[in-house]
RNA sequence: AGGCAUCCGUUGGGGUGCCCCUUGGGGCUGAGAGGUCUUGCACCAACCCAUCGAACCUGAUCCGGCUCGCACCGGCGGAGGGAACGGAAACCGCGCAGCG
Numbered sequence: 001a002g003g004c005a006u007c008c009g010u011u012g013g014g015g016u017g018c019c020c021c022u023u024g025g026g027g028c029u030g031a032g033a034g035g036u037c038u039u040g041c042a043c044c045a046a047c048c049c050a051u052c053g054a055a056c057c058u059g060a061u062c063c064g065g066c067u068c069g070c071a072c073c074g075g076c077g078g079a080g081g082g083a084a085c086g087g088a089a090a091c092c093g094c095g096c097a098g099c100g
Base pairs, nucleotide, nucleotide: 002092003091006088007087008086009085010084011050012049013048014047017028018027019026020025021024034044035043036042037040056081057080058079062075063074064073065072
C1' cells in the first nucleotide's frame, strides 16, 4: 500500500402487531406499536437497518409446539428479494531508516 472491530457524516430503505373493556382508556411483546390533520400507509417524529445486507418484504390466511391471542421456540431457510457512498480509526499487516 492494503485489510479491518468500531465510530461519524450525508443519503437511502423499513415496520407499526396482539388482547380486554368500549370509541376513549388499560394491558402484552418489541429497538420501535408515537403525533398531526384534510383520514391518505398522507406528513412529521422516534427507532432499526443499508450489500460482510434475518432491518424489512414474498412464499404465508404456511407447518409443528406453546399462548386467550399476538408474541415466543422449531421448521420452511442461509430459500427468493431487499436500501451506499464518503471520512476517521484501535489493531493486523507491509515498507523504510537507525542501533545491537
The RNA shown here (TPP riboswitch aptamer (THI element)) has 100 nucleotides and comes from Roseovarius mucosus. The coordinates come from a structure-prediction model, not an experiment, and the mean pLDDT is 76. The organism belongs to Roseovarius, within Bacteria. The model forms 100% of the base pairs in the Rfam consensus. It matches the Rfam family "TPP riboswitch aptamer (THI element)". Rfam's curators write: Vitamin B(1) in its active form thiamin pyrophosphate (TPP) is an essential coenzyme that is synthesised by coupling of pyrimidine and thiazole moieties in bacteria. Rfam links the family to the GO term thiamine pyrophosphate binding. RNAcentral holds the sequence, with entries from Rfam.